Predicted 3D model of a 546-nucleotide part of an RNA (small-subunit ribosomal RNA, 5' domain) from an uncultured bacterium. Model confidence (mean pLDDT): 83 of 100. RNAcentral holds the full RNA, with entries from ENA and SILVA.

Context: one part of a larger RNA
C1' cells in the first nucleotide's frame, strides 16, 4: 500500500448494481418445491340440454326411471415425465479434475432425414360390489368389467446369428463392399371432415392430422482407454496372490483379471512405490513491475453426495435428493400388537457460532415437463424484501455580508483564534416530500377472416396475410407541476516514524502504546477542552493473503 463471502466500535441521507451459513454432511415443527393426458380406456358422481316411458295434475307443469349429447370433479387402469432443473463439498491424491482436430471395442427416450408395414386372434386384471382382518398404516378372499396394459398366430422391407460365393485394399492377423443359404424378431389404435358405393345400424370406405413397428443415417447425450500436468511428509523403504502375464470360458452396450478354471512367476518403486496427512478439480479470483505466492465464495464446466452403511428393481438412461428392499441411530404416532419419518430444494426453526436475509409476489418474460390445443404445474426463472456487506454516482445548498458581534478558547492584558464562520439580504431545487400524466419489456401460441397447397371435394388439416387476446414488477422507472434552506456529518489522529500544538487536571497513580518508547508537579505521548491534520456516508479497530 492493495484485497475481503468478513466480524467488532462509533455514526448513518438517498440511489443503481452486485452480493449474504465460511461454523454443525449438527437435528428439524409448518408450507410449497413434479407433475400432466378424457384426442389411450372403462366405470362412479354432480349438473345442462334433449328424446321416450311411468306417476300427479283440466293445463301449464312438477317428479321418476330410462337412453343420447354438452360441461364439471375426485379416484383407478395406460402413456410421457419424476436420471432434467435446484441444493451441498462429506468422501476422493484418482483417470476424479485439466488437457490432447488422442483413441475405441460400445449405447442413445424425445428430435431430424429417408425405406418398409401398421394383417389376424385370446385371457386377464385394477377401478366397482359383497364378506373379512386391524386402533392405524394397510392388507386378504370371491366377482364384473376395458384399453395405445398383457399375450398367441402371420407377414419379412429389413436387422440379428451361423455357414458360404464373388470384388478392392494390405507384408499378414485380417478390412470393406456386394451376394446366396437358414435361425431368430414387429405392430395399436385414438380423431377431425366427407360425394358415390356397400350396410338395418354402428360402420366399411375415401382424405387429413397424432400415434404405433421394423430399420437406415444423422444429430444429442452418455460409457471405456491412453500421453501429458497439478499438494506435504523418508522421523512411511520395500510393496503386491486376482497380485504381473497367457490359455479357455462366462458376464458387460462394450475392451478389460471385470469375474472364474488352469498355466507360468512375474509386475511396482529412490524420477519416491507403499504408508501417514490435508484437499472437490478447473476456467480463474487477490496481489504483484514481473518471475512468482496465495485463494478456489458468487458466475461458468466437470466430479462426487442425499440421516449412516449395503443392494437390487423398473427404465433409453439411476444402483435414483423430495423411489423399492434390508441393517443401524435418532424422532414421532401407538389400542402394545405394530407402524411413520429423512430441508446438503425455497423460506423458516432451534443448536453451536465474532458472523450471514422474507416462513414474500408471479408464471407476464427466459427455461423445463405433459397435452393436438385451450390449458395446468414449474421456490427453475423473473420480481420485491431485509443487511452501509461491497463498489459506484448524488446530496447535506450558493452568492453577498467586518462594528470582524455574542459565547468559548489563549494571551506578554495590548490583544489574537474559532472567522465570512454566523446572524442578516438575495437566490436555487439536485435528492427526500406532495401533486398529476405514465411506460419499454410483447411476440408467439389461440381465436376469426381472406388466400393457396394436399384432395373426389367449397369440408378438414398444413403453409402464409390481417385483425383481436395476454403485464408479476406496476401506477413503478421517466416526465411535468408546488412548497420551502427547510429533513440530511460524522469518525480517527496530532512525540518521532506521519499530514496536523497549547491550556487546564493528573503526579512511574491513573492510563497510552504498531515499534521506539510516554507518566515520579511545568507532560505537544495519561485525561478533558479549544484549536489543527486526514478522510468522508463513512471512519477507526481486529483477522486473513500478497
Nucleotide at each position: 500500500g492493495a484485497a475481503c463471502g468478513a466480524a467488532c466500535g462509533c455514526u448513518g441521507g438517498c440511489g443503481g448494481c452486485g452480493u449474504g451459513g465460511a461454523u454443525a454432511a449438527g437435528a428439524c415443527a409448518u408450507g410449497c418445491a413434479a407433475g400432466u393426458c378424457g384426442a389411450a380406456c372403462g366405470a362412479u358422481u354432480a349438473u345442462u340440454a334433449u328424446c321416450g316411458g311411468g306417476u300427479a295434475g283440466c293445463a301449464a307443469u312438477a317428479u321418476u326411471c330410462g337412453g343420447u349429447a354438452g360441461u364439471g370433479a375426485g379416484a383407478g387402469u395406460g402413456g410421457c415425465g419424476c436420471a432434467a432443473g435446484g441444493g451441498u463439498g462429506c468422501g476422493u491424491a484418482a483417470c476424479g479434475c485439466g488437457u490432447g482436430g488422442g483413441g475405441a471395442a460400445u449405447c442413445u427416450g424425445c428430435c431430424u432425414u429417408g425405406a418398409a408395414g401398421u394383417c389376424u386372434g385370446g385371457a386377464a386384471u385394477a377401478a366397482c360390489u359383497c364378506c373379512g382382518a386391524g386402533a392405524a398404516a394397510u392388507c386378504g378372499g370371491a366377482g364384473c368389467u376395458a384399453a395405445u396394459a398383457c399375450c398367441g398366430g402371420a407377414u419379412g422391407u429389413g436387422a440379428u446369428u451361423a455357414u458360404u460365393g464373388g470384388a478392392a485394399g494390405g507384408c499378414a492377423u485380417c478390412u470393406u463392399c456386394u451376394g446366396a443359404u437358414a435361425c431368430u424378431c414387429a405392430a395399436a389404435g385414438u380423431u377431425g371432415g366427407g360425394g358415390a358405393c356397400c350396410g338395418u345400424a354402428a360402420g366399411g370406405c375415401c382424405u387429413g392430422a397424432c400415434g404405433c413397428u421394423u430399420u437406415a443415417a444423422g444429430a444429442u447425450g452418455a460409457u471405456c482407454c491412453c500421453g501429458c500436468g497439478a499438494c506435504c511428509u523418508a522421523u512411511c523403504a520395500g510393496c503386491u496372490a486376482g497380485u504381473u502375464g497367457g490359455u479357455g470360458a462366462g458376464g458387460u452396450a462394450a475392451c478389460g483379471g471385470c469375474u472364474c478354471a488352469c498355466c507360468a512367476a512375474g509386475g511396482c518403486u529412490a524420477a519416491g512405490a507403499c504408508g501417514g496427512g490435508u484437499a472437490g478439480c478447473u476456467g480463474g479470483u487477490c496481489u504483484g513491475a514481473g518471475a512468482g505466492g496465495a485463494c478456489g465464495a458468487c458466475c461458468a464446466g466437470c466430479c462426487a453426495c442425499a440421516c449412516u452403511g449395503g443392494a437390487a428393481c423398473u427404465g433409453a438412461g439411476a444402483c435414483a435428493c423430495g423411489g423399492u428392499c434390508c441393517a443401524g441411530a435418532c424422532a414421532c404416532c401407538u389400542a402394545c400388537g405394530g407402524g411413520u419419518g429423512g430441508c446438503a430444494g425455497c423460506a423458516g426453526u432451534c443448536g453451536a457460532g465474532a458472523a450471514u436475509u422474507u416462513u414474500u409476489c408471479u408464471c407476464a418474460a427466459u427455461g423445463g415437463g405433459g397435452g393436438a390445443a385451450a390449458c395446468c404445474c414449474u421456490g427453475a426463472a423473473g420480481g420485491a424484501g431485509c443487511g452501509a456487506c461491497g463498489c459506484c454516482g448524488c446530496g447535506u445548498g450558493g452568492g453577498g455580508g467586518a462594528u470582524g458581534a455574542a459565547u468559548g478558547g489563549c494571551u506578554u492584558c495590548g490583544g489574537c483564534c474559532c472567522g465570512u464562520a454566523a446572524a442578516c439580504c438575495c437566490c436555487u431545487g439536485u435528492c427526500a416530500u406532495u401533486u398529476g400524466c405514465g411506460a419499454u419489456c410483447a411476440a408467439a401460441c389461440c381465436u376469426u377472416a381472406c388466400g393457396u397447397u394436399u384432395u373426389a371435394a367449397u369440408a378438414a388439416a398444413g403453409c402464409g396475410u390481417a385483425a383481436g387476446c395476454u403485464g408479476a414488477u406496476a401506477g413503478u422507472a421517466g416526465c411535468g407541476g408546488a412548497a420551502g434552506a427547510g429533513g440530511a456529518a460524522g469518525g480517527g489522529a496530532c512525540g518521532g516514524c506521519u499530514a496536523a500544538c497549547u491550556c487546564u487536571g493528573u503526579g512511574c497513580c491513573a492510563g497510552c502504546a504498531g515499534c521506539c518508547g510516554c507518566g515520579g508537579u511545568a507532560a505537544u505521548a495519561c485525561a478533558g477542552a479549544g484549536g489543527u491534520c486526514c478522510c468522508a456516508a463513512g471512519c477507526g479497530u481486529u483477522g486473513u493473503u500478497c